[in-house]
Predicted 3D model of a 74-nucleotide RNA (Glycine riboswitch aptamer) from a marine sediment metagenome. Of the family's consensus pairs, 90% are formed in the model. Model confidence (mean pLDDT): 81 of 100. Rfam family: Glycine riboswitch aptamer. Rfam describes the family as follows. This family represents the bacterial glycine riboswitch.
RNA sequence: CUUGCGGGAGAGCCGGUCUACCGGCGCCGAAGGAGCAACAGCCCCGGGAAUCUCUCAGGCACACGGACCGCAGG
Numbered sequence: 001c002u003u004g005c006g007g008g009a010g011a012g013c014c015g016g017u018c019u020a021c022c023g024g025c026g027c028c029g030a031a032g033g034a035g036c037a038a039c040a041g042c043c044c045c046g047g048g049a050a051u052c053u054c055u056c057a058g059g060c061a062c063a064c065g066g067a068c069c070g071c072a073g074g
Base pairs, nucleotide, nucleotide: 001074002073003072004071005070006069007068012025013024014023015022016021026060027059028058032056033054034053035052039047
């Protein structure tokens, strides 16, 4: 890195519909994406992480998904 199994959070209300969605406003961060610190002290350029920040995407019934963790293999 990868395969299988298990665990795995957060965030809504109203209306229309008649249960899948649509609209308004609000909200969440743990797929993905983007941004930056220290880094050795003159300046400039470049490099520079995340669970931090942003919320483009994604999500806010269930399901799916899901960073990350555990176990067993390759």